[in-house]
Background:
The part of an RNA shown here (small-subunit ribosomal RNA, central domain) has 354 nucleotides and comes from an uncultured prokaryote. It matches the Rfam family "Bacterial small subunit ribosomal RNA". The RNAcentral record of the full RNA draws on ENA. Its mean pLDDT, the model's own confidence on a scale to 100, is 89.
Context: one part of a larger RNA
RNA sequence: UUGGGCCUAAAGCGUCCGUAGCCGGUUUAAUAAAUCUUUAGUGAAAUCGUCAAGCUCAACUUGGCGACGUGCUGAAGAGACUGUUAUACUUGGGACCGGGAGGCGUCAGAGGUAUUCUGGAGGGAGCGGUAAAAUGCUAUAAUCUCCAGAGGACCCCCUGUGGCGAAGGCGUCUGACGAGAACGGAUCCGACGGUGAGGGACGAAAGCCAGGGGAGCGAACCGGAUUAGAUACCCGAGUAGUCCUGGCUGUAAACGCUGCGAGCUAGGUGUUGCAUAAUCUCCGGGAUUGUGCAGUGUCGAAGCGAAGGUGUUAAGCUCGCCGCCUGGGAAGUAUGGUCGCAAGACUGAAACUU
Numbered sequence: 001u002u003g004g005g006c007c008u009a010a011a012g013c014g015u016c017c018g019u020a021g022c023c024g025g026u027u028u029a030a031u032a033a034a035u036c037u038u039u040a041g042u043g044a045a046a047u048c049g050u051c052a053a054g055c056u057c058a059a060c061u062u063g064g065c066g067a068c069g070u071g072c073u074g075a076a077g078a079g080a081c082u083g084u085u086a087u088a089c090u091u092g093g094g095a096c097c098g099g100g101a102g103g104c105g106u107c108a109g110a111g112g113u114a115u116u117c118u119g120g121a122g123g124g125a126g127c128g129g130u131a132a133a134a135u136g137c138u139a140u141a142a143u144c145u146c147c148a149g150a151g152g153a154c155c156c157c158c159u160g161u162g163g164c165g166a167a168g169g170c171g172u173c174u175g176a177c178g179a180g181a182a183c184g185g186a187u188c189c190g191a192c193g194g195u196g197a198g199g200g201a202c203g204a205a206a207g208c209c210a211g212g213g214g215a216g217c218g219a220a221c222c223g224g225a226u227u228a229g230a231u232a233c234c235c236g237a238g239u240a241g242u243c244c245u246g247g248c249u250g251u252a253a254a255c256g257c258u259g260c261g262a263g264c265u266a267g268g269u270g271u272u273g274c275a276u277a278a279u280c281u282c283c284g285g286g287a288u289u290g291u292g293c294a295g296u297g298u299c300g301a302a303g304c305g306a307a308g309g310u311g312u313u314a315a316g317c318u319c320g321c322c323g324c325c326u327g328g329g330a331a332g333u334a335u336g337g338u339c340g341c342a343a344g345a346c347u348g349a350a351a352c353u354u
Stems, first nucleotide, its partner, number of pairs: 004325003007308002012322001014202004021195003025089002028086004033082001035078008048066007092192001093189003096185003104178007111155002116150007126137002163170002207248006216242002222236003259321006267299014303310002327354003336347004
C1' cells in the first nucleotide's frame, strides 16, 4: 500500500525471440459500440432541509412540500476523440539494390614462438628454489650449449575508453558456408508496428555423464619451510580439472549494479564506419579539412538529483508495455510443487526476535 519508487538507500528478469493481453502514424467517408446532451419511467421507508400540527415546552412524533437517490431501462439527438468498416498516403516498419567495415558464428585446412619430454653431440659438478632455507633433481651424468624428433595447449608484436555480437562472449593465417548492423538509393510493399503474462531459444567459469586427450598450469592430497599453532600465505611434487566430441546443468559483482521502444530539449572535443564537397597527391582501395548519418568515449548549459553525479548513449521533459520493491534478522531457510544423474536450480513462507 500510494497521485510512491527501482545507478549507489529495498527494488530492472543474464539476454533475446515471441503467444494472449495492453498500446498504436497521416487522410477522407460511413457507422454510432463507447462518449456526451435532452427526455420518459423506475430508483422502498426511515434519514436530511423547510413549513405546519400533536404531546404544558423541548427532545420526540405526525403531515405537506423539497432535496437526495451518484444507478438501471427506454426514446430522441450530437459527431470532436476512442472503437468498427471502407478508402487513400509515406514519415514508423519491412523488402530490394550498391560499394564498403568488422577478434560475429559454424566447419575444414595450414602456420608460429615458447614450455615439457625423447634421441644424439659437446661439457663435467653442481642445479633448483627463497627474505633466508629446506624438501627436490644430479656421476644410471643433471643444470648449461647445439642438432633432430614427439606431443599437447596457446596465438607475442599489431592492440587502441578501437571493432563485432542480444547477452554470455569473440583476437595467428587461408578457404567454404551462415547471420547481423551502418551508410547511400530518383526502387518496391503500405501501419504490416511497440511491448510482452505464460512459453521457447541462447547463456562465462566451475560442476556432472560417456568416450578421447593430457605439454604447461593446477583445487584435493603429500612433503619442505614459516609460526605459539599454520588444516594458509612462500617452496618442491601432484590427482581431478583445464583441451576435444556428444549430452546435462542454467548459475555469476551474468555490472553501465541503469528493462525495451518512441518523440522532444544548448553546445565543445576525440575516435570508428559509410556517404559527400573542396584541396593536396607519389594517381593507390592515398592524405587533409569541412558537412551529413550511424556507433563509441570525454567535458559540459538548462534541467534533474539527498548528494556523489547525470546531462541528445539522460538519471531531463513526455507517452506505451513488461518486470520488480515495501524495516533488519530468522532466510533465499522450512514446507509443498516443477526441473535435474547428482550437485543443486526455480518458485518461496511463518513462528520468533529486533